[in-house]
RNA sequence: ACUCGUCUGGGCGAGUAUAAAUAGUAAUUAGGCCCAGAGCGUCCUGGCACGAUCGGCCGGGGGUUUAG
Repeated sequence: ACUCGUCUGGGCGAGUAUAAAUAGUAAUUAGGCCCAGAGCGUCCUGGCACGAUCGGCCGGGGGUUUAG
C1' cells in the first nucleotide's frame, strides 16, 4: 500500500495475491468482531406458484444482549 471479517466511515484484527480465520476484550444471541448509519444476511409473519417435500419469489414487522 492493497485485500478480507455484509455495505459506507471509523475502530479492532488478519493476510500478501489469497479471501480465508481458532484472530478481532469476555460471555451471550438466530442476529454476522465493534460503533454510527444502512437493512444485505439472520428471525417472525401474510401471500404466490409447485401434487407434496426440499426449496423459490413478493409484501409486512423487528433489527443480539450484558459487563469492562
RNAcentral holds the sequence, with entries from ZWD. Predicted 3D model of a 68-nucleotide RNA (Pistol ribozyme). The coordinates come from a structure-prediction model, not an experiment, and the mean pLDDT is 85. The model forms 95% of the base pairs in the Rfam consensus. It matches the Rfam family "Pistol ribozyme". Its family is annotated with catalytic activity in the Gene Ontology. A reference for the family is Teplova et al. (2020), "Crucial Roles of Two Hydrated Mg(2+) Ions in Reaction Catalysis of the Pistol Ribozyme", Angew Chem Int Ed Engl.